[in-house]
Record summary
Two RNAs folded together computationally: RNase P RNA and transfer RNA, 473 nucleotides in total. The prediction has a mean pLDDT of 76.

RNA sequence: CGAGUCGACCGGGCGGCCGCGUCGGCGGUCCUUUCGGGCCGCCGCCGAGGAACGUCCGGACUCCGUAGGGCAGGGUGGUUGCUAACGGCAACCCGGGGUGACCCGCGGGACAGUGCCACAGAAAACAGACCGCCAGGCUCGACCUGGCAAGGGUGAAACGGUGGGGUAAGAGCCCACCAGCGCGCCGGGUGACCGGCGCGGCUCGGUAAACCCCACCCGGAGCAAGGCCAAAAGGGUCGGUCGCCUACGGGCGACCGCCUGCGCAGGCGUUCGAGGGCUGCCCGCCCGAGCCUGCGGGUAGGCCGCUGGAGCCUGCCGGCGACGGCAGGCCGAGAUGGAUGGCCGCCACCCGGCUUCGGCCGGGCGACAGAAUCCGGCGUACAGGUCGACUCGUCCG
RNA sequence: GUGGCUGUAGCUCAGCUGGUAGAGCACCGGGUUGUGGUCCCGGGGGUCGCGGGUUCGAGUCCCGUCAGUCACCCCA
Numbered sequence: 001c002g003a004g005u006c007g008a009c010c011g012g013g014c015g016g017c018c019g020c021g022u023c024g025g026c027g028g029u030c031c032u033u034u035c036g037g038g039c040c041g042c043c044g045c046c047g048a049g050g051a052a053c054g055u056c057c058g059g060a061c062u063c064c065g066u067a068g069g070g071c072a073g074g075g076u077g078g079u080u081g082c083u084a085a086c087g088g089c090a091a092c093c094c095g096g097g098g099u100g101a102c103c104c105g106c107g108g109g110a111c112a113g114u115g116c117c118a119c120a121g122a123a124a125a126c127a128g129a130c131c132g133c134c135a136g137g138c139u140c141g142a143c144c145u146g147g148c149a150a151g152g153g154u155g156a157a158a159c160g161g162u163g164g165g166g167u168a169a170g171a172g173c174c175c176a177c178c179a180g181c182g183c184g185c186c187g188g189g190u191g192a193c194c195g196g197c198g199c200g201g202c203u204c205g206g207u208a209a210a211c212c213c214c215a216c217c218c219g220g221a222g223c224a225a226g227g228c229c230a231a232a233a234g235g236g237u238c239g240g241u242c243g244c245c246u247a248c249g250g251g252c253g254a255c256c257g258c259c260u261g262c263g264c265a266g267g268c269g270u271u272c273g274a275g276g277g278c279u280g281c282c283c284g285c286c287c288g289a290g291c292c293u294g295c296g297g298g299u300a301g302g303c304c305g306c307u308g309g310a311g312c313c314u315g316c317c318g319g320c321g322a323c324g325g326c327a328g329g330c331c332g333a334g335a336u337g338g339a340u341g342g343c344c345g346c347c348a349c350c351c352g353g354c355u356u357c358g359g360c361c362g363g364g365c366g367a368c369a370g371a372a373u374c375c376g377g378c379g380u381a382c383a384g385g386u387c388g389a390c391u392c393g394u395c396c397g
Numbered sequence: 398g399u400g401g402c403u404g405u406a407g408c409u410c411a412g413c414u415g416g417u418a419g420a421g422c423a424c425c426g427g428g429u430u431g432u433g434g435u436c437c438c439g440g441g442g443g444u445c446g447c448g449g450g451u452u453c454g455a456g457u458c459c460c461g462u463c464a465g466u467c468a469c470c471c472c473a
Base pairs, nucleotide, nucleotide: 001393002392003391004390005389006388007387008386009385010384012347013346014345015344016343017342018341020047021046023044024043025042026041027040028039029038030037031036049368053379054378056377057376058375059374060373061222062221063220064219068283069282070281071280073218074217075216076215077214078092079091080090081089082088093107094105095104096103097102108213109212113211114210115207116206117205130152131151132148133147134146135145136144137143138141160178161177162176163175164174165173179203181200182199183198184197185196186195187194188193226304227303228302229301234260235259236258238257239256240255241254242253243252244251245250262296263295264294265293266292267291268290275287276286277285297472298471311330312329313328314327315326316325317324318323349364350363351362352361353360354359398469399468400467401466402465403464404463407422408421409420410419416453424440425439426438427437428436446462447461448460449459450458
């Protein structure tokens, strides 16, 4: 200098003017007065992201009648750790790719069983034999019987490879070496696993992101969780006032208050029990007087939950690391039709032109996107830019 | 916020346990007719939404992703 690998980070800055939202303060005004609240104005603090996104996992939190047993169902899948937890992360092991830095892997089990392996091929999983090789026979041929599996051809995949012995021809039939499998012993490692030695029969295809088996995990629902207040449809053997009627007991109607929280139809059911206990079935246990379906009606309000937390920053310590511990400092949105925007100037950055190399002029200022209970991850999108570590090649010293 | 479904030819849809993707309508050509339609015969047309993976082989199985669509708030 060229090519590349990995990791970390930024996502314009400053100022002015106007505007918006929450909260706090002050003032005005209104609500019958206080308390308190509504509206308006002024001032002050704060006001989107690295992914706020997708909602793919895991948790906090809340509720459900504490959720027992069995079967089913779902999830995870090398090891050791980290963590509140995880399908996440770290380190390592194994396999694969790359010259290398490094990258990728749903990475348990195919001697528990079942299934599948199209086409081609003789044969596709347990043995068998199309061409072929060898021996024997006769009617001598495109024949029959027997032996063989080395050679040919097919396929993604064909029952170990090379050499020698052996044989009628051959073959792990025998031998040596190699590959693979199993068993035993020794050594290293917490472990996955690695290394070495010996023995064995010589050899057993792939597929579990097919069923399945094994190990471990899983109660369900979700802030539309959940709690409080107000209002309404409809109703009431309740109270009051007024009006009408009266057989003097009271009845009817209107309005107000109080209580409740709707109506109609059909079906099932009240201890011989419907239905329910929020994924299915069975058992057990428990609740139980209502439940199911259809049609119709009313309300479309407020408050809490709500944001200070497994929180952020800095330093030190422990650990290879993920991460953990300690000390100090900081407070950083809480809307509810949903605020976070617009304009101008300067600077930075990018592009083009000019240049006396100091600068000047013109243009651009762009991506993905946008909180809604909150966290930890994962995945995906992204204009432009910064920094660090490392590898390979070439040249020079 | 939660749960489900769909994506295959221009349109509407099939495609079961993985094995070379089909139907109807539409389009093109020919025949029938004086012409057109109907009818008959023949033909073309597919990144199976997209990207990876498993497998010898993927529309189908697995993972990720994109788009569309449906249902569920109170009295209950």